This is a predicted structure of a 72-nucleotide RNA (transfer RNA) from a Candidatus Aenigmatarchaeota archaeon. NCBI's taxonomy places the organism under Archaea, Nanobdellati, Candidatus Aenigmatarchaeota.
C1' cells in the first nucleotide's frame, strides 16, 4: 500500500428498519454509632463525522476519520 473487523452513557456492552436494553460506576433516600455490604428511586449516550436510500436509520449503501488485525 492492500484486505477484513470495530466505532452506542464515566467504563463495559444489547438493541438485526419503528424514537437506545442491562451490569459497573455516579446521586439521593432508608439502615448503622460510624463505615462497608444490601434495599429504593434518580440523573446520565439523540449512537465517531458527512452524506445517500426510506414514510421513518444505532441498524442498509458510499466516503472520511480513528482503533484492532492479517497480508505486502
Nucleotide at each position: 500500500g492492500g484486505g477484513c473487523u470495530u466505532g452506542u452513557a464515566g467504563u463495559c456492552g444489547a438493541a438485526u428498519g419503528g424514537u437506545a436494553a442491562g451490569a459497573c460506576g455516579c446521586u439521593a433516600c432508608c439502615u448503622u454509632c460510624g463505615c462497608a455490604a444490601g434495599g429504593u428511586a434518580g440523573a446520565a449516550a439523540c449512537u465517531c463525522u458527512g452524506g445517500g436510500u426510506u414514510c421513518g436509520a444505532u441498524u442498509c449503501c458510499c466516503a472520511g476519520c480513528a482503533a484492532g488485525u492479517c497480508c505486502a
RNAcentral holds the sequence, with entries from ENA. It matches the Rfam family "tRNA". About the family: Transfer RNA (tRNA) molecules are approximately 80 nucleotides in length.